[in-house]
């Protein structure tokens, strides 16, 4: 300097004026997000149901850690597949408990012989070297053997187990021993291991009119009308009014913002993340606020907007900044 790679981060800014939510700091204060979103996992916290084990479903499944917990996160292992590389990407319990599958093509897809090859006149028996078919067919190269073969048997290689060394495990390594060498799917059921109650803030809780209802006084009560007096209406055991009572509908409130919370230092830790100190308090509506205008500035501004909270996955996204790394070329 070109080009990739992978991890952090930012999400236009200033002033002016209008407007709109919540707050007794009321000529103030504060006011969407990195994803508030999908609602796909895991929780808090409410109510419901529940002695106690089991059975049935589900979920997850390499190891180690971290976390309140997770289909989460961190760090390891081990295979495949892209890419020179840097790095990304898909996977991982058990196939000797048992069932089932394995297309087309092959004789045969699990206990196989079509063709070959021996041996026999043949019938028929012996083989699995060789052809052949598949995605997969009884480890592979050589050699003793043999009638013909053949891990039968031997040397090297390859896998499996035992041993032993590293490593907390997964796992790796490496001499030795063991001819132990007859497939594959477990995202088919199946079997181990571990978790797993329902239903969601319209959870749920507190105050409470009006109308109907109970019980008790109870001969008055209301309006014209502020007093009398008149009048009028209801009422008098089929009870007007009035007084208290459960329930709790409209309506208020609360749950509802101090939190598994934020920034910043330090310590441990490879990291995820822990601990401890300092400072801070940061929307909270209930038809639901956060919005426009003008001005300026320079990289010309994208996806999108709370509704009980959190943690994490996903998935959308203008332009850019910053770091480490890896290829190539050139220059010292």
């Nucleotide at each position: 300097c070109a080009g990739g790679u992978c991890a952090a981060c930012c999400a236009g800014g200033u002033g002016c004026g209008c407007g709109c939510g919540c707050u007794u700091u009321u000529u103030a204060g504060u006011g969407a997000g990195g994803a508030a979103a999908g609602u796909c996992c895991g929780u808090a916290c409410a109510c419901c149901a529940c002695a106690g084990a089991g059975c049935a479903g589900g979920a997850u499944g390499c190891c180690a850690g971290g976390u309140a917990a997770c289909c989460c996160c961190u760090g390891g292992a081990u295979g495949g597949u892209c890419g020179u590389a840097a790095g990304a990407u898909c996977g991982u319990g058990g196939a000797u408990c048992g069932g089932g599958c394995c297309a087309c093509a092959g004789a045969g897809a699990c206990a196989u012989a079509c063709c070959g090859c021996u041996c026999g006149c043949a019938a028929g028996a012996g083989u699995a070297a060789g052809g052949g078919u598949g995605a997969a067919a009884a480890g592979g190269u050589g050699g003793u053997g043999u009638a013909a073969g053949a891990g039968a048997c031997c040397a090297c290689c390859g896998g499996c187990g035992c041993u032993u060394u590293g490593g907390u495990a997964a796992c790796a390594a490496a001499c030795g021993c063991g001819g132990c060498c007859a497939g594959g799917c477990a995202a088919c059921c199946c079997c181990c291991a571990u978790c797993c109650g329902g239903u969601g803030c319209a959870a749920g809780g507190u105050c409470a009119a009006a109308c109907a209802g109970g019980a008790g006084a109870a001969a008055g009560a209301g309006c014209c009308u502020g007093c009398u007096c008149g009048g009028c209406u209801c009422a008098a055991u089929u009870g007007a009014u009035c007084u208290c009572c459960g329930g709790g509908u409209a309506g208020a409130c609360c749950g509802c913002a101090u939190g598994a919370g934020c920034a910043g230092g330090c310590u441990g830790g490879u990291g995820a993340c822990a601990g401890u100190c300092u400072g801070c308090c940061u929307a909270g509506a209930u038809a639901g606020a956060u919005g426009c205008g003008c001005a300026u500035c320079c990289a010309a501004g994208a996806c999108a907007g709370a509704a009980u909270a959190c943690g994490g996955c996903u998935u959308a996204c203008c332009g850019g900044u910053u770091g480490a790394c890896c290829u190539g070329a050139g220059u010292g």